């Protein structure tokens, strides 16, 4: 400091995710040692038990024990001080609770200074005794008794009073020294009280207060004070957010972060606040009191049922809650506190120990050598690589742990819980000590087995569907280490609330529009003033932390001292430029006044024509009107057309124009009247009067509502006709609200320039509207358009009318669904509008722009693509091929073009892969190791059997080399090992190999150049080409694959060469014939050449490629035709040609053999064949060819059969022989008929091949004669020697050919053009696609889940208001019952008490609200779910934009 994740890919925009540091943690696996630290976050739940605040005998009397005694020592009481401190909680509390910084009207035990002072007297009580009640807690009566307990009286420096005068304290103790005890008066602490500021969220909480706010007075307080009461006023708070309502104990400080912020408030340390739960006081310096009182509730507990006890949010401990949080421990040695003169006693504060890896820090488990790189694993390409110097061994240390010995500081005399502990010394021994996550990328780290969208991982993207680096083991590897991982939370990345730091044209996002309050902000010049702002000083900012330095434990964590910091408050001193305030003062902003000017600008009233439609009359007669076509509809009752009159409503053509006006919304015929805004020009005035605008008011299209009018035309809803599988729809044909007036309401739109509203500055140019200036060009100002510079923008764009540069003010945004919904408030007659969220859910959604791809977009342009034409199939029978059915098997593959006469150039056995049975197991076959033999082979033939096989035999043959060794080659044989085999799997692991688009004209590069990039350019335009073929032009200049050539037939011609060909000439011969001797011209045959290139004329083009004519020539513009297929697409096809990875079988899924089987047969489909007949059938005649093939062959000539054949036997290993006859064609009949067409299908009888035609071949001969008279809806194939038509040959093959491969004959129609169908090139536009339209995607509706609204209404909390009732308690009043102290001789009086009465008031009650939440039959909608049901609404012109 980033990265991952939207896309094909790019850039921006956004959102999820991740690395990082942290924790009072928790959880899982692991676990050696020390040392500092922490340790109920939950139920402020409920507590058994034990301790946690006692002391003083120097206040006091008693009792009781020890002793003779003096004394000394317990006990329970009085009394005196302590218990208000110290410890725990965080429930409550948004508050002067807390922080920080004032500040006056207080009290202040113990302490401390200082002064005085401390005289006289007095009644009481508990303790104890005694009698009683009561289970018990405890309690009544009596009698008597002491003090620093009480009380009076004296004094007084204080108090209060203007004064006079009121008023008002002591207490002893003790041998002494002293230690108390009263007054006052300073100090110190410590407390209470006020005030500025600061300090959570929610406006879907907008108004709240009655002692409520202030005053006079009195009360109360230690002090102010509505603190309380009484009268009097009527006021106080609030958008700078009161009130509610929810949440919270604050701060120092922790975590984070660069910071600024953001989270938090354990431990420590400060302040508050509580003590079961509510109230109330009493004691006291201090309490409304955690371990006291009273009372009320609830809740345990005891109880003799009358009553009584209790309060761990102290320490430890229980139970309970929970993912979780510890010892019913020592000790007062020290640090601190109580009492006490002191010893000294208390002290679960403290100090320490004990448990937990719960956090930080440190140590450690060894260390050196040690290669045969050792076993073992694990992985291989099998050589070998890693584990790995790792181990073993060798040498060595002893940290920590054990054992044995000293053995502290902490404690200045004494005292040590910790503790025989830290430390320190010896001694023995590698001895007692290593795990956890991880390795697709983000992120360091890779193989093999297993599984097979399964088990399962996953923080995001995402892995897993048989070759997983993503799951599980494993071997290696990272990483961290007594840890290591997970969850969980907080901060960081995140500039993803943007102060520092963002945005709003189109990604979320400008309010519909003005006007206008408060707020914010605001021209010039002077002057004051110093509030902001600057500087200094001064107090304060607790310690402790962070941060620096320095010490102390061996270090480190930790501690300890020192400084620094503490960005803040306050006070004070002092500048004064800018804001603010105030004076005075200007005109440039503003705003007025004048002369003009434009306009659909608004409100009203009047007025005009042209049209639609009614209506009345005429003319007139069969249609009309409507569509793609069409009906509905209207017309013979007379329409529709036309003339003529009316009539009534709405709306104003031409002009009309990115013209004009208005804030928007919106204004369009023509006149008057009212009335509002802008520009211009030159002058005067006023003197900042401005801008912006939360709420606020006003304006507001359409449609819609109210109430009364209107209604011509158009026209939701509705009817009907059509379209359509449907058609609630688009189309017709009709039609009512409504459009229109007037008046009131909604109050909202893509209300859009998707661009708030105002001021400045920042190049230009060409239009056009209104003004001034100018003779004119032209300048200039106010508008409205179009390009363009800097400049911004993700792009696209925007660019003086800015989306630049600034400036003020305001409104909004903050993933995407769920939602602009829900509840709620408000406003509406009503529809509805406005404010507006949440569980849930996804990893995106969304912008520009780019490349393809697609379009029922556009343009150009090609193709037997239409079209022109000829012949087909789809109909018949058969043949073949598949589907389906069947079957033991019917082996498998191929499935739109580009499966399907394909793989098959040829399944009776074989092939053969299937299926019955029936054998074999190292194998039918390969190679090597052992072992044995020396043969092995060949024929001929027996038994058994379907045969494979198996027994059992005659003949014939008797290996080579040698070092002479069964030692080598080599063959066989045998059983054991390696191993063979496999047409078994997976063409979606692959390799060759094909198919297709497509012989289509494309695909790319490299260097430049534009782009932020994906890309682009170059291949784009203009011409032309079969052609990215060439010209030309161009930010492009070359360049490669593909095109075209260059390669082979065919056609011309030359040349060489003439057998087995030819024969023109010679000769010879024959019944004829190149038959034969010449020959080699010709033909032909096959080498090798030559020709064509727009070369050449002429036209046309841009003078260029080219193209049109011509010549000439065998052949003309590519001469036909073949081979030759670019980058790539289809996960096309092939694992059954062959190759191969993995997988799987292995007495089988191998291999042998016999028989079936692939040939089956309701059926559908493909290709073909032969037909429907006269251009034909039958007869008969007999010409002309080419390619080919031929010895396991081709088979003449002759015989023999009606034939297929069969005898036979020439010749030919081929330009020589053979098959071989060519067929159409020609003559001659049939004469239109299911025929003398057709010829299936059967019957009988034959012929070949082959071991063998039952299943299941061919082919002949007689005989049999089916469907079929030209083929529905589709639908192929051909552009010349082409279609058609006709016969030849060959591969495979034992035999089998309507197929497929080639051969030649005979030999045509037709292309007008490119609308249209299908493919395809190229440009270009739109896309929400990109698996690229066979894509993408919407809603109802079925089903399953899960959240939430609504809901008759039910529970329960929480608060307000008003009323009742009042417990304790203070305070008032009364006190005629009780009464020691003072006073009186006394009687009583004073004072107290008790008791009653009133005010106030907790719990508690009734009533009525408001407010959250739980449930709730049923019900709305929303969200999610590989494979449901309809239909297609959107993305293209998405097929109605």
């Nucleotide at each position: 400091a980033g990265a991952g994740u939207u896309u094909g890919a790019u850039c921006a925009u956004g959102g999820c995710u991740c690395a990082g540091a942290a924790c009072g943690a928790a959880u899982g696996c692991u676990g050696g040692c020390g040392g500092c630290a922490g340790g109920c976050c939950u139920a402020a739940c409920a507590c058994a038990u034990g301790c946690a605040a006692g002391u003083c005998g120097a206040a006091c009397g008693c009792u009781c024990u020890a002793g003779c005694a003096a004394u000394a020592g317990a006990g329970a009481g009085u009394g005196g001080c302590g218990c208000a401190c110290g410890g725990g909680u965080g429930a409550g509390u948004a508050a002067c609770a807390c922080g920080u910084g004032g500040g006056a009207a207080u009290a202040u035990g113990c302490c401390c200074u200082u002064u005085g002072g401390u005289a006289c007297g007095g009644a009481a009580u508990a303790g104890c005794c005694u009698c009683g009640g009561g289970a018990a807690a405890c309690u009544g009566a009596g009698a008597g008794u002491a003090a620093u307990a009480c009380c009076g009286u004296a004094u007084a420096u204080g108090a209060c009073g203007a004064g006079a005068g009121u008023u008002g304290a002591a207490a002893g103790a003790u041998u002494u020294a002293u230690c108390g005890c009263c007054a006052a008066a300073g100090g110190a602490u410590u407390a209470g009280c006020c005030c500025g500021c600061g300090u959570u969220a929610g406006a879907u909480u907008a108004g709240c207060u009655a002692g409520u706010u202030g005053g006079u007075g009195a009360g109360g307080u230690a002090a102010u004070g509505g603190c309380u009461c009484a009268c009097c006023a009527a006021g106080g708070c609030g958008a700078c957010g009161a009130u509610c309502u929810a949440u919270a104990g604050c701060u120092g400080g922790u975590c984070u972060g660069a910071g600024a912020g953001g989270a938090u408030g354990a431990u420590c340390a400060g302040c508050c606040a509580c003590a079961c739960u509510g109230g109330a006081a009493c004691u006291g310096a201090g309490a409304c009191a955690c371990g006291g009182u009273c009372c009320a509730g609830a809740c345990u507990c005891c109880u003799a049922c009358g009553g009584g006890a209790g309060g761990c949010a102290g320490c430890a401990g229980u139970g309970g809650g929970g993912a979780a949080u510890a010892u019913u421990g020592g000790a007062c040695a020290a640090u601190g506190g109580g009492c006490g003169c002191a010893a000294g006693c208390c002290u679960g504060a403290u100090c320490c120990a004990g448990c937990c890896a719960u956090g930080c820090c440190g140590c450690g488990u060894g260390a050196g050598u040690g290669a045969u790189g050792a076993a073992g694993g694990c992985c291989u390409u099998c050589g070998g690589g890693u584990u790995g110097u790792a181990a073993a061994g060798c040498u060595c240390u002893u940290u920590u742990g054990g054992c044995g010995g000293g053995g502290a500081c902490g404690a200045u005399a004494a005292u040590g819980a910790c503790g025989g502990u830290a430390c320190c010394c010896g001694c023995a021994g590698a001895a007692u000590a290593a795990g956890c996550c991880c390795c697709g990328g983000c992120u360091a780290a890779c193989u093999u087995c297993g599984u097979g969208c399964c088990a399962g991982c996953a923080g995001c993207c995402g892995c897993g569907g048989u070759a997983a680096u993503a799951c599980g083991a494993a071997g290696g590897g990272g990483g961290c280490g007594a840890g290591c991982a997970u969850u969980g939370u907080u901060c960081g990345g995140a500039a993803u609330u943007a102060c520092u730091g963002g945005g709003c044209g189109u990604a979320a996002a400008g309010g519909g529009u003005g006007c206008g309050u408060a707020g914010g902000c605001g021209g010039a010049u002077a002057g004051a003033u110093c509030a902001g702002u600057c500087a200094g000083g001064u107090g304060u900012g607790a310690a402790a932390g962070c941060c620096c330095a320095a010490g102390g434990c061996u270090c480190a964590a930790c501690c300890u001292u020192g400084g620094a910091a503490u960005u803040g408050c306050a006070u004070u001193u002092g500048a004064u430029a800018c804001u603010g305030u105030u004076u005075a003062u200007c005109u440039u902003g503003a705003a007025u006044a004048g002369u003009g000017a434009a306009g659909a600008g608004g409100a009203g009233a009047g007025u005009a024509g042209a049209a639609u439609u009614c209506c009345c009359a005429g003319u007139g007669u069969a249609g009309a009107g409507g569509u793609g076509a069409a009906a509905u509809u209207c017309g013979u009752a007379g329409a529709g057309a036309u003339u003529g009159g009316g009539a009534g409503g709405a709306a104003u053509a031409c002009c009309a124009g990115u013209g004009g006006c208005g804030u928007a919304g919106g204004c369009g015929a023509c006149u008057c009247u009212c009335u509002g805004g802008u520009c211009a020009c030159a002058u005067a005035u006023u003197g900042a009067c401005g801008c912006u605008g939360a709420g606020g008011c006003a304006c507001g299209a359409a449609a819609g509502c109210g109430u009364g009018g209107g209604g011509a035309g158009c026209a939701a809803a509705c009817a009907g006709g059509a379209u359509u599988a449907g058609a609630u729809a688009c189309c017709c044909u009709g039609g009512u609200a409504g459009u229109c007036c007037a008046c009131g309401c909604u109050g909202u739109a893509a209300a859009u320039g998707g661009u708030g509203u105002g001021u400045g500055c920042u190049a230009g140019u060409c239009g056009u509207u209104g003004g001034g200036c100018g003779c004119a060009a032209g300048c200039u100002c106010a508008g409205u358009g179009a390009c363009g510079u800097a400049g911004c923008u993700a792009a696209c764009g925007c660019g003086a009318g800015a989306a630049g540069c600034a400036c003020a003010c305001c409104g909004c945004c903050u993933g995407g669904g769920g939602a602009g919904u829900a509840c709620g408030g408000u406003c509406g007659c009503a529809a509805g509008a406005u404010u507006a969220a949440a569980a849930c859910u996804c990893a995106a959604a969304g912008g520009a722009a780019u490349u393809g791809a697609c379009g029922g977009g556009g343009g150009c342009c090609c193709g037997c693509a239409c079209a022109a034409g000829c012949g087909g199939u789809g109909g018949a029978g058969c043949a073949u091929g598949u589907g389906g059915u069947u079957u033991a098997a019917u082996u498998c593959g191929a499935c739109g073009c580009u499966a399907c006469g394909c793989g098959c150039a040829g399944a009776a056995c074989c092939u053969u892969a299937c299926c019955a049975g029936g054998c074999c197991u190292u194998g039918a076959c390969a190679u090597g190791c052992c072992u044995g033999u020396c043969g092995c082979g060949g024929a001929c033939a027996c038994c058994a059997g379907a045969g494979a096989u198996g027994g059992a035999g005659u003949c014939c043959u008797u290996c080579a080399g040698u070092u002479c060794g069964g030692c080598u080659g080599g063959a066989c044989a045998g059983u054991g090992c390696a191993c063979a085999g496999u047409u078994g799997c997976u063409g979606c692991a692959u390799g060759g190999c094909u198919g297709u688009c497509g012989u289509c004209a494309g695909c790319u590069c490299g260097u430049g150049u534009c782009g932020u990039g994906a890309g682009a350019u170059g291949u784009u335009g203009g011409g032309u080409u079969a052609a990215g073929u060439c010209c030309c032009g161009c930010a492009a200049c070359g360049a490669g694959c593909g095109c075209a050539a260059c390669c082979c037939u065919c056609a011309u011609c030359g040349u060489u060469a003439g057998u087995u060909g030819c024969u023109a000439c010679c000769a010879g011969g024959u019944a004829a014939u190149g038959c034969u001797g010449g020959g080699c011209a010709c033909u032909c045959u096959a080498g090798c050449g030559a020709a064509a290139c727009u070369g050449c004329c002429g036209g046309u083009g841009a003078u260029a490629a080219g193209c049109c004519g011509g010549a000439g020539g065998a052949a003309g513009g590519c001469g036909a035709g073949g081979a030759u297929g670019a980058c790539g697409u289809c996960a096309a096809g092939u694992c059954c040609u062959c190759a191969u990875g993995g997988c799987a079988c292995u007495u089988a899924c191998g291999g042998c053999c016999u028989g079936g089987g692939c040939u089956a047969c309701a059926c559908a489909c493909g290709u073909g064949c032969u037909a429907c007949a006269a251009u034909g059938g039958u007869g008969g005649u007999g010409a002309c060819a080419a390619u080919g093939g031929g010895a396991c062959g081709c088979c003449a000539a002759c015989c023999c059969g009606c034939g297929a054949g069969g005898g036979g036997g020439a010749g030919c290993a081929a330009a020589a022989c053979c098959a071989a006859a060519a067929a159409a064609g020609c003559c001659a009949u049939c004469u239109c008929a299911g025929u003398u067409c057709a010829g299936a299908u059967u019957g009988c009888a034959g012929a070949c091949u082959g071991c063998a035609a039952c299943u299941c071949g061919u082919c002949u001969g007689c005989a049999u004669g089916a469907a079929g008279u030209u083929g529905g809806a589709a639908u192929c194939g051909c552009u010349a020697g082409u279609a058609a038509u006709c016969g030849c040959g060959g591969a495979u093959c034992a035999g089998c050919a309507u197929g497929c491969c080639g051969c030649g004959g005979u030999g045509a129609a037709u292309a007008c053009g490119u609308u249209c169908c299908c493919g395809g090139g190229c440009c270009u536009u739109g896309u929400a696609c990109a698996c690229a339209c066979c894509g993408c995607c919407c809603g109802u509706c079925a089903c399953a889940c899960c959240a939430u609204g609504g809901g008759a209404g039910u529970u329960g909390g929480u608060u307000c208001u008003a009323c009742u009732u009042u417990a304790a308690g203070c305070c008032g009043g009364u006190g005629c019952g009780c009464u020691a102290a003072c006073c009186g001789u006394a009687a009583g009086g004073g004072g107290g008490c008790a008791g009653c009465c009133g005010a106030c008031c907790a719990c508690a009650g009734u009533a009525g609200g408001g407010u959250c939440a739980g449930c709730g039959a049923c019900u709305g909608g929303g969200g999610u779910g590989a494979a449901g049901u309809c239909g297609u609404a959107a993305c293209a012109a998405g097929g109605u934009a």
Molecule: small-subunit ribosomal RNA
Organism: metagenome